A computed fold for a 326-nucleotide part of an RNA from a biogas fermenter metagenome, annotated as large-subunit ribosomal RNA, domain IV.
Context: one part of a larger RNA
RNA sequence: UCGUUGUUAAGGAACUCGGCAAAUUAACUCCGUAACUUCGGGAGAAGGAGUGCCUGCAUUGUCAGGCCGCAGAGAAAUGGUUCUGGCGACUGUUUAACAAAAACACAGCUCACUGCAAACUCGUCAAGAGGAAGUAUAGUGAGUGACGCCUGCCCGGUGCUGGAAGGUUAAAAGGAGAUGUCAUCUUCGGAGAAGCAUUGAAUUGAAGCCCCAGUAAACGGCGGCCGUAACUAUAACGGUCCUAAGGUAGCGAAAUUCCUUGUCGGGUAAGUUCCGACCUGCACGAAUGGCGUAACGAUCAGAGCACUGUCUCAACAACGAGCUCG
Numbered sequence: 001u002c003g004u005u006g007u008u009a010a011g012g013a014a015c016u017c018g019g020c021a022a023a024u025u026a027a028c029u030c031c032g033u034a035a036c037u038u039c040g041g042g043a044g045a046a047g048g049a050g051u052g053c054c055u056g057c058a059u060u061g062u063c064a065g066g067c068c069g070c071a072g073a074g075a076a077a078u079g080g081u082u083c084u085g086g087c088g089a090c091u092g093u094u095u096a097a098c099a100a101a102a103a104c105a106c107a108g109c110u111c112a113c114u115g116c117a118a119a120c121u122c123g124u125c126a127a128g129a130g131g132a133a134g135u136a137u138a139g140u141g142a143g144u145g146a147c148g149c150c151u152g153c154c155c156g157g158u159g160c161u162g163g164a165a166g167g168u169u170a171a172a173a174g175g176a177g178a179u180g181u182c183a184u185c186u187u188c189g190g191a192g193a194a195g196c197a198u199u200g201a202a203u204u205g206a207a208g209c210c211c212c213a214g215u216a217a218a219c220g221g222c223g224g225c226c227g228u229a230a231c232u233a234u235a236a237c238g239g240u241c242c243u244a245a246g247g248u249a250g251c252g253a254a255a256u257u258c259c260u261u262g263u264c265g266g267g268u269a270a271g272u273u274c275c276g277a278c279c280u281g282c283a284c285g286a287a288u289g290g291c292g293u294a295a296c297g298a299u300c301a302g303a304g305c306a307c308u309g310u311c312u313c314a315a316c317a318a319c320g321a322g323c324u325c326g
Stems, first nucleotide, its partner, number of pairs: 001321008010312002014310001019307001027051005036041001038146001052067005057061001068072001080305007087297002092104002108144007120130003147292004152222003157219002159215005166210003172204002177199005184191002223241005250284001251281001262278005
């Protein structure tokens, strides 16, 4: 000097990103216990009191009397607690070896497909197998994610489903015509049957696409400018352009707000965080779910009480290491 422990005057979070770490609390019996709530909980809420040993009793307890210690759950083991908010309902699962979470899952909800040789999956476009020794209250796929209140408008684009009149369209069918060859004819320039070859127009021709509808808990989308009320300000109101339709309810400086430490209020002596409001939403918004919500959480943020060497500010002790000497 370091490591691991232990103790500490006064103060008690002034430490620090942050009470990280440590301390406090702790067992049993009794008393007592709030908001809120899905009436189960919350709850061991919180907050208090007691605790050893001996003797006595027709009554065995809030009994009476007595004894000892600094201390009676005499050691060890053995919850600190409260308030507010975000997220996720919950128990669960996860990056074996830097992430345990707000991520995943979940019960519940919705949509789509599937009538059984099912859809779907594996397999060599196979046999065969799973699905299932199941049968739509079933199975598969997708999204959302308990519960409560709800889930608005847009089908123009993309997708899916349905439709079949017309347009377009493959192979194939079809074979007009053209070319080569040459019997023959010839005015000697050419013409040219059949056959054999090489090509090949019209016409016929399915799905698909174009087209016509439906469909958003399918992928997705959900405006701008100008004017207007007898203070001012604002605009219920009007005009105009564009769109498939112009964001409804609810929420809102939010896990989303750039400007921004927005403004006001609360908490503090002092608060870029926190809580409650406002709405000017750069760039919330309704199953890519919206807003609430008791319970729950080794979750995240803020604030109390208790407690403490975290700190003011360090000291001492034990053990170990190190160093010196032997």
The prediction has a mean pLDDT of 87. It matches the Rfam family "Bacterial large subunit ribosomal RNA".